[in-house]
Notes: This is a predicted structure of a 158-nucleotide RNA (FMN riboswitch aptamer (RFN element)) from Acidovorax delafieldii. Rfam family: FMN riboswitch aptamer (RFN element). From the family's description: The RFN element is a highly conserved domain that is found frequently in the 5'-untranslated regions of prokaryotic mRNAs that encode for flavin mononucleotide (FMN) biosynthesis and transport proteins. A reference for the family is Vitreschak et al. (2002), "Regulation of riboflavin biosynthesis and transport genes in bacteria by transcriptional and translational attenuation", Nucleic Acids Res. Its family is annotated with FMN binding in the Gene Ontology. The organism belongs to Acidovorax, within Bacteria.
RNA sequence: UCUCAGGGCGGGGCGGAAUUCCCCACCGGCGGUAUUUGUUGGCUGAAAAGUCGGCAACAGCCCGCGAGCGCCUGCGGUUCCGUUCUUCGGAUCGGCCUGCAGGGUCAGCAGAUCUGGUGCGAUGCCAGAGCCGACGGUCACAGUCCGGAUGAAAGAGA
Numbered sequence: 001u002c003u004c005a006g007g008g009c010g011g012g013g014c015g016g017a018a019u020u021c022c023c024c025a026c027c028g029g030c031g032g033u034a035u036u037u038g039u040u041g042g043c044u045g046a047a048a049a050g051u052c053g054g055c056a057a058c059a060g061c062c063c064g065c066g067a068g069c070g071c072c073u074g075c076g077g078u079u080c081c082g083u084u085c086u087u088c089g090g091a092u093c094g095g096c097c098u099g100c101a102g103g104g105u106c107a108g109c110a111g112a113u114c115u116g117g118u119g120c121g122a123u124g125c126c127a128g129a130g131c132c133g134a135c136g137g138u139c140a141c142a143g144u145c146c147g148g149a150u151g152a153a154a155g156a157g158a
Base pairs, nucleotide, nucleotide: 001158002157003156004155010024011023012022013021025144026143027133028132029065030064031063032062036057037056038055039054040053041052042051043050044049060131061130069108071103072102073101074100075099076098077097080095081094082093084091085090113129114128115127116126117125135147136146137145
């Protein structure tokens, strides 16, 4: 510098109206972490297997990150509200609202996991039962619909 970088409402119920409520269902960004899985090499062994190392994969709820909303700063816009001045036309500064650009991680809800089993060792394996999911919109409350977004970005690759 270039490229890539998010999945999911199917069935039924109530209702005038719901992919938004209720019952069943469905989905899980990025990096890290192994006692798991695959592969490969060394050693022991007659073999089965064991053991030590390399590489790859592997967690929504373990650690951290991202977008989004809030917050702060700068520049601009401005119906309205207020301040001060006024030649009564208005000017001025501040608030509210809003557009653009930037900042930091303050944490603000920045979300959510336990039990049993195996094992020296597991919140990651096996079994079971739970839980979570930005903002704005909507004839009715949204993880799944529409919108900002043909955007941005953790990061990955060349």